[in-house]
The RNA shown here (transfer RNA) has 76 nucleotides and comes from a Candidatus Omnitrophota bacterium. It matches the Rfam family "tRNA". Rfam classes the family as a transfer RNA. The RNAcentral record of the sequence draws on ENA.

RNA sequence: GCCCAUGUAGCUCAGCUGGCAGAGCAGAGCUUUCGUAAAGCUCAGGCCGUGGGUUCGAUUCCCUCCAUGGGCUCCA
Numbered sequence: 001g002c003c004c005a006u007g008u009a010g011c012u013c014a015g016c017u018g019g020c021a022g023a024g025c026a027g028a029g030c031u032u033u034c035g036u037a038a039a040g041c042u043c044a045g046g047c048c049g050u051g052g053g054u055u056c057g058a059u060u061c062c063c064u065c066c067a068u069g070g071g072c073u074c075c076a
Base pairs, nucleotide, nucleotide: 001072002071003070004069005068006067007066010025011024012023013022019056027043028042029041030040031039049065051063052062053061
């Protein structure tokens, strides 16, 4: 330098033939208990890596850049 994959909640990951952003764990509250744990219920937490484009509408399609991981190659 080239190619590929990944980037979504604090963490691990779904969702991506365009149409309301989700789960588990973690966190908070409540119930239960003499108390704790477990269990059950409820709640909070995201402008979906950046910037642009297409579209009535973009996490999803296109381009650019960034980060992480992997692979390949050349010159001096």